[in-house]
RNA sequence: CGACCAGGCCGGGCAAUCGCGGGCCACGCAUGUGGCACGAGGAAAGUCCGAGCUCCACAGAGCACGAUGCUGGGUAAUGCCCAGGCGGGGUGACCCGACGGCACAGUGCAACAGAAAGCAGGUCGUCUCGGCGUAAGCCGGGAUGAGAGUGAAACGGUGGUGUAAGAGACCACCAGCGAGUCAGGUGACUGAUUCGGCUAGGCAAACCCCAUCGGGAGCAAGAUCAAACCGAGAGCGCAUGGCCUAGGUCAUGCCGGGACUGCUCGUUCCGUGUCUCUCAGGUGGAUCGCUUGAGGCGGAAGGAGACUCCUGCCCUAGAUAGAUGAUUGCCGCUCCGCUCCAGCCGAGGCGCGGGCGGAGUACAGAACUCGGCUUACAGGCCUGAUCGAGUC
Numbered sequence: 001c002g003a004c005c006a007g008g009c010c011g012g013g014c015a016a017u018c019g020c021g022g023g024c025c026a027c028g029c030a031u032g033u034g035g036c037a038c039g040a041g042g043a044a045a046g047u048c049c050g051a052g053c054u055c056c057a058c059a060g061a062g063c064a065c066g067a068u069g070c071u072g073g074g075u076a077a078u079g080c081c082c083a084g085g086c087g088g089g090g091u092g093a094c095c096c097g098a099c100g101g102c103a104c105a106g107u108g109c110a111a112c113a114g115a116a117a118g119c120a121g122g123u124c125g126u127c128u129c130g131g132c133g134u135a136a137g138c139c140g141g142g143a144u145g146a147g148a149g150u151g152a153a154a155c156g157g158u159g160g161u162g163u164a165a166g167a168g169a170c171c172a173c174c175a176g177c178g179a180g181u182c183a184g185g186u187g188a189c190u191g192a193u194u195c196g197g198c199u200a201g202g203c204a205a206a207c208c209c210c211a212u213c214g215g216g217a218g219c220a221a222g223a224u225c226a227a228a229c230c231g232a233g234a235g236c237g238c239a240u241g242g243c244c245u246a247g248g249u250c251a252u253g254c255c256g257g258g259a260c261u262g263c264u265c266g267u268u269c270c271g272u273g274u275c276u277c278u279c280a281g282g283u284g285g286a287u288c289g290c291u292u293g294a295g296g297c298g299g300a301a302g303g304a305g306a307c308u309c310c311u312g313c314c315c316u317a318g319a320u321a322g323a324u325g326a327u328u329g330c331c332g333c334u335c336c337g338c339u340c341c342a343g344c345c346g347a348g349g350c351g352c353g354g355g356c357g358g359a360g361u362a363c364a365g366a367a368c369u370c371g372g373c374u375u376a377c378a379g380g381c382c383u384g385a386u387c388g389a390g391u392c
Base pairs, nucleotide, nucleotide: 001388002387003386005384006383007382008381009380010379012331013330014329015328016327017326018325020039021038023036024035025034026033027032041363045374046373048372049371050370051369052368053218054217055216056215065214066213067212068211069210070084071083072082073081074080085099086097087096088095089094100209101208106207107206108203109202123148124147125144126143127142128141129140130139131138132137156174157173158172159171160170161169175199177196178195179194180193181192182191183190184189222288223287224286225285231279232278233277234276235275236273237254238253239252240251241250242249243248244247255271256270257269258268259267260266295314296313297312298311299310301308302307332361333360334359335358336357337356338355339354340353343350344349345348
């Protein structure tokens, strides 16, 4: 210098104008007005896991369904994270793995090619027997899974014995399988070794089996207050007198309310009406839930790490059809083109840096709150490794 790996971080800045949300203060009866500070993310997303919280359900057990699946640890918890084992990939840094079942409980699946693909198979080949033929060879029967060929896969590998030719048919070693022993490790597992039968194909993110775990719904959860309409119930003053088919009606006085009036007196109207009161229910609406929390940042300690503990400081959106924005100017950043130019060489190019012009500046936006995972993302920065080339 180039390529690559792992971890962490940023993801436009400033100014002006207009505007939005809730909070505090001031004015104001109030709608409101003014001022002050504050106002999205690393994923707020997908809603895939795990919790808190709320309501409902719940004697116990089982079935069904779903999820998970090596070991040890972390955590409130997890299907997440850390460390390790095993398998696979990469020259390497490093990365990936649902990684229970030797797929000898059962069912099932396998394109194309190939003669044959699941208790296999005779296409070519090899050997043998019979017939024909002078011979080469041809026809028919049988044996053979060694050799060729097809395929992702053809029922262990190498060497030997054996045979008509062959074959775990038999033997030695190796691989693999099963059962043990010893040693190391908390464990997954690893190393060594003995015996057995001589060989058993793949797929369980196919059904299935085994083990473990799982009650349901979700802040539109849920709680409180409570218009209008509808519904249920009660009430409509007191006294006296008259009339009538006994419950109404009329008159007078008092009582309550309204109008005339600055006040009193007085006059007049109303007191069965679109009336008043109470109750139930809980719609429109309002309030709570609501943002201080397994919280963030710094320091110190323990631990290999995930993480835990101690301590100091900080408070940082709460809308309800949903605010957190828009416009303009300047400056950044990246790429491209033109041009000037330090420098380099193989002399025509490459080019640090400067100027001008153009294009781009992402993914996306809280809605009860956390811990994770996954997915999307223009461009850029930092740290630590690996490989290759060059120079000293």